[in-house]
RNA sequence: GGAGUCGGCCCGACAGUCGCUCCGAUGUUAACUGUCCAGCUCUCAUGAGUGCUGGCUGGUGCAUCGGGGAGGAAAGUCCGGGCUCCACAGGGUAGAGCGCCAGGUAACGCCUGGGGGGUGUGAGCCCACGGAAAGUGCAACAGAAAGCAAACCGCCUACGUAUCCUUCGGGAUGCCGGUAAGGGUGAAAGGGUGCGGUAAGAGCGCACCGCGCAGCUGGUAACAGUCUGCGGCACGGUAAACCCCGCUCGGAGCAAGACCAAAUAGGAACCCAAUGGCGCGACCCGUGCCGGGUUCGGGUAGGUUGCUUGAGGUAUGUGGUGACACAUAUCCCAGAUGAAUGACUGUCCACGACAGAACCCGGCUUACAGGCUGACUCCGAAU
Numbered sequence: 001g002g003a004g005u006c007g008g009c010c011c012g013a014c015a016g017u018c019g020c021u022c023c024g025a026u027g028u029u030a031a032c033u034g035u036c037c038a039g040c041u042c043u044c045a046u047g048a049g050u051g052c053u054g055g056c057u058g059g060u061g062c063a064u065c066g067g068g069g070a071g072g073a074a075a076g077u078c079c080g081g082g083c084u085c086c087a088c089a090g091g092g093u094a095g096a097g098c099g100c101c102a103g104g105u106a107a108c109g110c111c112u113g114g115g116g117g118g119u120g121u122g123a124g125c126c127c128a129c130g131g132a133a134a135g136u137g138c139a140a141c142a143g144a145a146a147g148c149a150a151a152c153c154g155c156c157u158a159c160g161u162a163u164c165c166u167u168c169g170g171g172a173u174g175c176c177g178g179u180a181a182g183g184g185u186g187a188a189a190g191g192g193u194g195c196g197g198u199a200a201g202a203g204c205g206c207a208c209c210g211c212g213c214a215g216c217u218g219g220u221a222a223c224a225g226u227c228u229g230c231g232g233c234a235c236g237g238u239a240a241a242c243c244c245c246g247c248u249c250g251g252a253g254c255a256a257g258a259c260c261a262a263a264u265a266g267g268a269a270c271c272c273a274a275u276g277g278c279g280c281g282a283c284c285c286g287u288g289c290c291g292g293g294u295u296c297g298g299g300u301a302g303g304u305u306g307c308u309u310g311a312g313g314u315a316u317g318u319g320g321u322g323a324c325a326c327a328u329a330u331c332c333c334a335g336a337u338g339a340a341u342g343a344c345u346g347u348c349c350a351c352g353a354c355a356g357a358a359c360c361c362g363g364c365u366u367a368c369a370g371g372c373u374g375a376c377u378c379c380g381a382a383u
Base pairs, nucleotide, nucleotide: 001379002378003377004376005375006374007373008372009371010370012348013347014346015345016344017343018342020069021068022067023066024065025064026063027062028061031060032059033058034057036055037054038053039052040051042049043048044047071354075365076364078363079362080361081360082359083253084252085251086250095249096248097247098246099245100114101113102112103111104110115129116127117126118125119124130244131243135242136241137238138237152183153182154179155178156177160175161174162173163172164171165170191209192208193207194206195205196204210233211231212230213229214228215227216225217224218223257305258304259303260302267296268295269294270293271292272291276290277289278288279287280286312331313330314329315328316327317326318325319324349352
């Protein structure tokens, strides 16, 4: 100098003017309203109620001043919790999810550290990573053969047998066979290399490598080992196929839930009126329907609450490899509900991406222009 890997931070900057929303302080009576006190009036009655006036003190409103006001993903709503209501003796089945080991956490399918496998020269990155020596199933096409393996080409003719030739040593061609070393097919053909062996071959034998089982050693464990012994190797793949094993899981969600509560309709209790009225019908009988008042309760519209102080942020210290935990100090940092967080002007630059809270947190995933910064890796050159 170039190329790259893994983290952390920012999200146009500054100034002015005008707005929106929340909070706090002060003021206001010319607005609305609540509690309490005093006086007067009226009603029944001697204790309450109605209305008016005045005072005190709050709330709403208004004014002024001060302060706060979107994100790293507020998103997808995919996991896990808090909170709320409902359900719930205990056990089992079904169903769903998860799946190497240890730790962290309120919890998790998340995070950290480690192991194993894959990949990259490397920093690093990726992995649903339990079980296929319980059972069932599946494997297109190709291929001779694909799950108690298999003989298409090739190789062999030792053994048995037929025919022919013969220089009588044997040779050639078949049949019956042998052979998994070579070719070919396939994603996959039942360990690899070498030597011996053989008719040709073959773990058939041996050496080394690999594999399996047991032991020993190290490690909390997953697992590892240039360790020891045994076994010629028996046991192919697939479980995000059924299945088996282990662990976890009650349901619904802030439109949860709680409180206040109008009009209209309906309900209950009591009282009053009436022994009825209205419709069908000529009438009787019959049959159907039904008034007023007060009080109460449920519930709708609407309003209040839940609502933002929280598994919280920042700094320092301590423990830990780390995720994280603890201690001390300090800070309050959106809370709307037709739904605020904006508009305009000026200056500057690299000319600004994805995108807008709605009960709250911890994660994951997805979208994204650009800038700042830390650690590390590889290549080239120079010293």
Bacterial RNase P class A from Cellvibrio sp., 383 nucleotides, folded computationally.
It is recorded under the gene name rnpB.
The sequence is in RNAcentral, with records from ENA.
Its Rfam family is "Bacterial RNase P class A". Rfam describes the family as follows. Ribonuclease P (RNase P) is a ubiquitous endoribonuclease, found in archaea, bacteria and eukarya as well as chloroplasts and mitochondria.
The model forms 96% of the base pairs in the Rfam consensus.
Taxonomically the source falls in Cellvibrio (Bacteria, Pseudomonadota, Gammaproteobacteria, Cellvibrionaceae).